[in-house]
Large-subunit ribosomal RNA, domain III from Buchnera aphidicola (Kurisakia onigurumii), 391 nucleotides, folded computationally. The RNAcentral record of the full RNA draws on ENA. It matches the Rfam family "Bacterial large subunit ribosomal RNA".
Context: one part of a larger RNA
Formats: sequence, structure tokens, C1' cells
RNA sequence: GAGUAACGAUAAAGCAGGUAAAAAACCUGCUCGCCGAAAAACCAAGGUUUCCUGUCCAACGUUAAUCGAGGCAGGGUAAGCCGAUACCUAAGGCGAGGCCGAAAGGCGUAGUCGAUGGACAACAGGUUAAUAUUCCUGUGCUUAAUAUUACUGUGAUGGGGGGACGAAGAAGGUUAAAUCAUCCAGGCGAUGGUUGUCCUGGUUUAAGCGUGUAGGCAUGAAGACUAGGAAAAUCCGGUUUUCUUUAAACUGAGGCGUUAUGACGAGUUAUUAAAAAUAAUAACGAAGUGAUCUAUACCAUACUUCCAAGAAAAUCCUCUAAACUUUAAAAUAAUAUUAAAUCGUACCCAAAACCGACACAGGUGGUUAGGUAGAGUAUACCAAGGCGCUU
Repeated sequence: GAGUAACGAUAAAGCAGGUAAAAAACCUGCUCGCCGAAAAACCAAGGUUUCCUGUCCAACGUUAAUCGAGGCAGGGUAAGCCGAUACCUAAGGCGAGGCCGAAAGGCGUAGUCGAUGGACAACAGGUUAAUAUUCCUGUGCUUAAUAUUACUGUGAUGGGGGGACGAAGAAGGUUAAAUCAUCCAGGCGAUGGUUGUCCUGGUUUAAGCGUGUAGGCAUGAAGACUAGGAAAAUCCGGUUUUCUUUAAACUGAGGCGUUAUGACGAGUUAUUAAAAAUAAUAACGAAGUGAUCUAUACCAUACUUCCAAGAAAAUCCUCUAAACUUUAAAAUAAUAUUAAAUCGUACCCAAAACCGACACAGGUGGUUAGGUAGAGUAUACCAAGGCGCUU
């Protein structure tokens, strides 16, 4: 220079009360404004206590601060079913023997690891200042062991099946959601009218179990023989005979029944606190139906079309080998009892908590998807919910 520029989106504040040494900014209330395919809600990654309560205001906060993601102290994360692991494999890593190499080491078989994939059992309601598919209530489900009963050829690290897969497109069936009506409860308006075709609010309920529908697939069943499937096979494959043909079997949303004489539910009553509004706790508790419309959700890894021809392995089903078998083992079914370990779980997550030196107008994968107008997730105004962007 200069007490100058600036104080980080022009979404916006106003009033009253409270607390306090002090209030434009904190708390409460009433208005106003902004977002609403987000500036709402929930996860992954990442962060690692920032979460909740009390207390404090030096420093941090672009101002003040009684406030805070700041200081101090205390508290908080509860699982057989969510996720990981005790299962499987991909790319890729490591790699017994092995091959190669002055050494170090490189490659690689068997194998062993490795999710971003496959497999695998829980829903509704309630509750905390802070956790909940984890606690509590109710109703389930899975696996293993043991016991009992019934019944029978059981058996793998091997064979076979299956798992098992591309892209695009169209039509159909259905549901979530929404809207309207019905029903239930309450209201009758400080100012002309408002007992009416009026106004306000509610009309919610899962997994599981049973039934097996719209639909999908499509010949299916039995017998005989058998050079293939590294051994075997009653399995698969191949050949053949008979019967049967649009049925059965398999699969399959949704609906209906049950779950539920339960839960939830506007509200009512009682008690406590309070000046009042009101708050907390307890008890009781109405209606709880129908239609329309409709998804990008489910049937569906379906169907049709196309060419660039679209993982693997295990769980699972089946076949026998070794072996064990009528005393017994093992398998299957039912019932009962017992067990189910370890780790994660707070909070933020289009952000003041992650990546950007900052409480930075930048960046960041997935999910949910209300109303009116509209082709629409555009746009405008709103709901639930959240904010007014720290001078």
C1' cells in the first nucleotide's frame, strides 16, 4: 500500500419467547423462502469414532458464538438365517517333483491360493439418547450330531447329467405403487353462505406352510442288444422292438387359504409432570372392502430374430469300483433333543467426515423413484423428507 480487496454460488429472511456476562447466527414456537430423479432415503469403496450425552470456549470455524464434525469426560456397534469365513472356481499368483540357468534365479505339472462370478437357511411388529433382518414379542426356516420308529443295497477323490451363461426386439400374463369409490372416526367454522353431490383424517398387515393357476418346455414310457465314456456300471451314449401321442412329467409369476381370535391402527380414558400448549407412561381400541390404471419390478437364463457364436468349478442328481453288508454297518423318511464357533455391524457416503494442501461452486460405483400438467427420469409447482448454503 491499507483498516483497502476479500469473508467461497443472489435458495431469504421476519417476529416472539428461552438460555446467557454478552444473541442477526444457539434452542423453542409461528410465519416466509429453497430443493424435491434431490439439496430426500439406503448401501459399496474410502474414512476410522467424526455417532450419543454432559461440560468448556484459549486455539480451530474466513465475523460473534452460549453453538460445532473444536477441547475434556463418560457412553454407544449384541446375528445359526445380513456380509465374510469354515464351500467352489476365473483372470492371475505361488508351486512338491521336473525342465532351464555362472550364481541370484526363470518357466512350469500335480496341487494350492485367488471374487468383481457360482452355491447357501428370516420375516412382521415393538424398543434406545446412541444398535437392530442382530435385542424383545410373534411366526418360521437351515445344517449337523444323538436317540427312537419304519424301511432298504449302501458306497467316490472315479464315469455321466446338470450347474451353464451372447446381443437386440416384440407381445402377453401379473404385482408393487398410484387414483377413485366404499366403510369408519371427527368437524359445522370469530366475516355473507356452508347438514351438503360438504370438509379433515384413516381404510395397513410379512416370511413360511398348503393349493398349483396364466404361461414355458415338449413326445414320453417299457424291454432287448451294445466295439464308446482310460477300470466297472443297472448311468450316459449308440442300435433296435413295443406302447403312447399334445397328454403326463418337469418348471412357473401371481392369486386364494392359513399364518392372523395376532400385530398395526384414527382416537378415547387414566396417572404423572407442566401456568398453558403439551409431553411421557399404562390400559382400551373403529373401519380395515371394491374398482380403475399401471411399471424400467416378477414370470423370463422364457419367446423371436441375428452373427462376431457368447467362463470355470463346486453344491445337486445318477452310475458303479474298492470296501462293507442280513447280528450289524451304511443310506432314506418321520419325530424328539442338543449344537450352530470366529470376524464385520457406531457414523458420513453426489459429502463440512471419501479424493482434491482448506468446513474448497470440482470428482465419486449401485439401489429406492409419490402428486398435478406432460411422450418423458425433460420442464414447472408440490408430498414425504431436508435445508436458507458461518459475516